A computed fold for a 350-nucleotide part of an RNA from an uncultured prokaryote, annotated as small-subunit ribosomal RNA, central domain. Its mean pLDDT, the model's own confidence on a scale to 100, is 87.
[in-house]
Context: one part of a larger RNA
RNA sequence: CUGGGCGUAAAGAGCGCGUAGGCGGUCUUUUAAGUCAGGUGUGAAAGCCCGGGGCUCAACCCCGGAAGUGCACUUGAAACUAAGAAACUUGAGUACAGGAGGGGAGAGCGGAAUUCUUGGGGUAGCGGUGAAAUGCGUUGAUAUCAAGAAGAACAUCGGUGGCGAAGGCGGCUCUCUGGAAUGUUACUGACACUGAGGCACGAAAGCUGGGGGAGCGAACAGGAUUAGAUACCCUGGUAGUCCCAGCCGUAAACGGUGUGCACUUGGUGUGGGAGGUAUUGACCCCCUCCGUGCCGGAGCUAACGCGUUAAGUGCACCGCCUGGGGAGUACGGCCGCAAGGCUAAAACUC
Numbered sequence: 001c002u003g004g005g006c007g008u009a010a011a012g013a014g015c016g017c018g019u020a021g022g023c024g025g026u027c028u029u030u031u032a033a034g035u036c037a038g039g040u041g042u043g044a045a046a047g048c049c050c051g052g053g054g055c056u057c058a059a060c061c062c063c064g065g066a067a068g069u070g071c072a073c074u075u076g077a078a079a080c081u082a083a084g085a086a087a088c089u090u091g092a093g094u095a096c097a098g099g100a101g102g103g104g105a106g107a108g109c110g111g112a113a114u115u116c117u118u119g120g121g122g123u124a125g126c127g128g129u130g131a132a133a134u135g136c137g138u139u140g141a142u143a144u145c146a147a148g149a150a151g152a153a154c155a156u157c158g159g160u161g162g163c164g165a166a167g168g169c170g171g172c173u174c175u176c177u178g179g180a181a182u183g184u185u186a187c188u189g190a191c192a193c194u195g196a197g198g199c200a201c202g203a204a205a206g207c208u209g210g211g212g213g214a215g216c217g218a219a220c221a222g223g224a225u226u227a228g229a230u231a232c233c234c235u236g237g238u239a240g241u242c243c244c245a246g247c248c249g250u251a252a253a254c255g256g257u258g259u260g261c262a263c264u265u266g267g268u269g270u271g272g273g274a275g276g277u278a279u280u281g282a283c284c285c286c287c288u289c290c291g292u293g294c295c296g297g298a299g300c301u302a303a304c305g306c307g308u309u310a311a312g313u314g315c316a317c318c319g320c321c322u323g324g325g326g327a328g329u330a331c332g333g334c335c336g337c338a339a340g341g342c343u344a345a346a347a348c349u350c
Stems, first nucleotide, its partner, number of pairs: 003322004007304002012318001014201001016199002021194002025088002028085004033081002035077008049065006091191001092188004096183002103177007110154001114150007125136002162169002206247006215241002220236004258317006266295008275286002299306002323350003332343004
């Protein structure tokens, strides 16, 4: 440089914002850089190719031609790309309206349950298991009633239901705040798409400092089981789980499916908005936009399956793969308090 690929075979970055770059709607006009056509010069000789000739042929040699796809200059063309100017509204965005939502942050409040404390009443067991034992209990447990304290999580509603870029988000109220969808006009006038680097976010676990600690519970201890049992089961139980501040930056971060746009038969649910018809009104019904499921047509696929939410048909841009092991390792570099993360080989071997 190029080919084929990336749901499950190797391969989509965890996710977004965005720089450079790549790429980019409709119309008019100008330029002529790319592009296209012509001309001139050059593109050494030899060689290759074509024609002819000389050594008896050939190799070899000689003569002529062509080619040399290129470069420079020059004369033109103006469809496309590009550049300049002017314009447009369908892409994109803004304003307005009424709705939906566990979207985010902070503050406050609530009930059920659990554990603990105190008190009442009460007696011999409770607990636990396949069966037991460790454990708890006459210093009165368990069960029960009342009062109080604490922390964490929010049953039912709850749903192949909603929101969010992803991670994720669920009691109630208030304050602040982001986004999406729909509808009607109005406005800006290509402002768009993607995005190497970069920046931000990023479950759980883990780390630092401070607080908190009810339940659960790595480690640990004990009891069982067992040939053993560093386990599964049981009784306890520390970090942790929770809050504040700061790190870490990973995951089966999954739809194992990058983002955006366009096009391509259908059926049936469901969430949101708007409209129409109907109606006393609402529901039902019909149409339409956005989201979210299931089933299936063409097509695609190695098959499984996907199938207007594509894995179909195209375009733009990014990321990634290139036999298994060695290895996501070593070395180096960057980042981190550390744990470790990111980048990333080779020998050797099959």